[in-house]
Small-subunit ribosomal RNA, 5' domain from Candidatus Peregrinibacteria bacterium GW2011_GWA2_47_7, 472 nucleotides, folded computationally.

Context: one part of a larger RNA
RNA sequence: GGUUUAACGCUGGCGGUGUGCAUAACACAUGCAAGUCGAGUGUGCUCGCAAGAGUAACACGGCAAACGGGUGAGUAACACGUUGAUACCUCCCCUGAACUUUGGCAUAACCACGCGAAAGCGUGGAUAAUUCCAAAUAGUCCCGCAAGGGUAAAGAUUUUUCGGUUCAGGAAGGGUCUGCGGCCUAUCAGCUUGUUGGCGGGGUAACGGCCCACCAAGGCUAUGACGGGUAGCUGGUCUGAGAGGACGACCAGUCACAAGGGAACUGAGACACGGUCCCUACUCCUACGGGAGGCAGCAGUGAGGAAUCUUCCGCAAUGGGCGAAAGCCUGACGGAGCAACACCGCGUGAAGGAUGAAGGCCUUCGGGUCGUAAACUUCUUUUCUGAGGGAAGAAUUCUGACGGUACCUUAGGAAUAAGCACCGGCUAACUCUGUGCCAGCAGCCGCGGUAAUACAGAGGGUGCGAGCGUUA
Numbered sequence: 001g002g003u004u005u006a007a008c009g010c011u012g013g014c015g016g017u018g019u020g021c022a023u024a025a026c027a028c029a030u031g032c033a034a035g036u037c038g039a040g041u042g043u044g045c046u047c048g049c050a051a052g053a054g055u056a057a058c059a060c061g062g063c064a065a066a067c068g069g070g071u072g073a074g075u076a077a078c079a080c081g082u083u084g085a086u087a088c089c090u091c092c093c094c095u096g097a098a099c100u101u102u103g104g105c106a107u108a109a110c111c112a113c114g115c116g117a118a119a120g121c122g123u124g125g126a127u128a129a130u131u132c133c134a135a136a137u138a139g140u141c142c143c144g145c146a147a148g149g150g151u152a153a154a155g156a157u158u159u160u161u162c163g164g165u166u167c168a169g170g171a172a173g174g175g176u177c178u179g180c181g182g183c184c185u186a187u188c189a190g191c192u193u194g195u196u197g198g199c200g201g202g203g204u205a206a207c208g209g210c211c212c213a214c215c216a217a218g219g220c221u222a223u224g225a226c227g228g229g230u231a232g233c234u235g236g237u238c239u240g241a242g243a244g245g246a247c248g249a250c251c252a253g254u255c256a257c258a259a260g261g262g263a264a265c266u267g268a269g270a271c272a273c274g275g276u277c278c279c280u281a282c283u284c285c286u287a288c289g290g291g292a293g294g295c296a297g298c299a300g301u302g303a304g305g306a307a308u309c310u311u312c313c314g315c316a317a318u319g320g321g322c323g324a325a326a327g328c329c330u331g332a333c334g335g336a337g338c339a340a341c342a343c344c345g346c347g348u349g350a351a352g353g354a355u356g357a358a359g360g361c362c363u364u365c366g367g368g369u370c371g372u373a374a375a376c377u378u379c380u381u382u383u384c385u386g387a388g389g390g391a392a393g394a395a396u397u398c399u400g401a402c403g404g405u406a407c408c409u410u411a412g413g414a415a416u417a418a419g420c421a422c423c424g425g426c427u428a429a430c431u432c433u434g435u436g437c438c439a440g441c442a443g444c445c446g447c448g449g450u451a452a453u454a455c456a457g458a459g460g461g462u463g464c465g466a467g468c469g470u471u472a
Stems, first nucleotide, its partner, number of pairs: 004472001006471005013346006019339002021304001026302003030299003035063003040060003043056005070257003080181003084177003088174002093170008101135004110125006141150003155162002183229003190220003195217004200212003232254004236247004259280005282293004310336001312335003318332001319330004349379004359370004384412006393402001419464005424445003430459005440447002
């Protein structure tokens, strides 16, 4: 000199664009953050004398909830980056081929009875389906050398669409393996028994000591094994002429985690943040028998800390889930709010104006300086205030949170707007007064003990300017 997710001190007019718990992965009150489908089904409710019409609280069923959002604790690892590879999977979507036949048993909501403070639960009875089961059919599917054997389906509806099953291919995504690359430490030198390999099996979507039985005795290591410390990784960011060094906030990709630890279930996909089960710690309710909970989602609270925001508006746009659609849901997202936290832009007036006013300060007492500065005259209106109009963003008939915002027109009037640090040298900028090794200053050198350009105040000056300094 540059830089920052900065903080602190003094000061503070406006706009645009960004950014905003770095500390306790500490604990959390309250609300919201994942639902949807009546064109799968039962049933309830409303209207109606009925036929029927409407609606969806409950339950079954389907799809989604594995995305999106958060955090960086762990991890030195095929976790990440990059290069190759394949023994694998792939809901929804697209293309092509074929099929969609016949039956059956249950069960929830509901009703009855009962238990419990509650959370909730039990027994009996009735019932439907795109729930479940059986049979049939079967090739380009599976097993098999072959013969042969085996595996499927579901209907709904405004009546013309939406579905269902099997197979093949695609698209997109994922799993796994692999060469190479990127921290410190030898005051860590030896490490290893499922360890290294084989044979056979189990398991998986899939290869594999992934797991198991048997057999062999191997495998790694000064090109640093093993141990310890630290750390998410990358695109990138900052700096530097570069080589390099440091870092990994925001944004994007990826991994890991969801109070701590463990486990599986469902499913195309999880060993699942707002699912289940168990253990632990903690908090809460309780009739003491037993139960409930998990903000590292968005706001918000306490605590910690030098320090980090609103318990806001809207689904109008973009995107996502469900649905034939209308639509519903969406703290993703779009916006507004707070903070000079950062960057960028603008303003705080312009021109004229000397007898160089008054006043301050200095003075060799002549004067010098603040200083065209002020006053005063003329002008302008960016800003500001009032009034009027008023968007684009909507693609697509409707539909705009932002927002009566941006912007435009008009009226008024210099009106509403300047500070901070420094002035001994480094380093741009000097005098007076006070103080008297005191009070104090200080980044380094060093100032202060009676003439201090170094302390304090004043006048003047220098630098930057809605900021300026200090600290890190």
It matches the Rfam family "Bacterial small subunit ribosomal RNA". Rfam links the family to the GO terms ribosome and structural constituent of ribosome. Its Rfam clan is "SSU clan". The prediction has a mean pLDDT of 87. Taxonomically the source falls in Candidatus Peregrinibacteriota (Bacteria, Bacteria candidate phyla).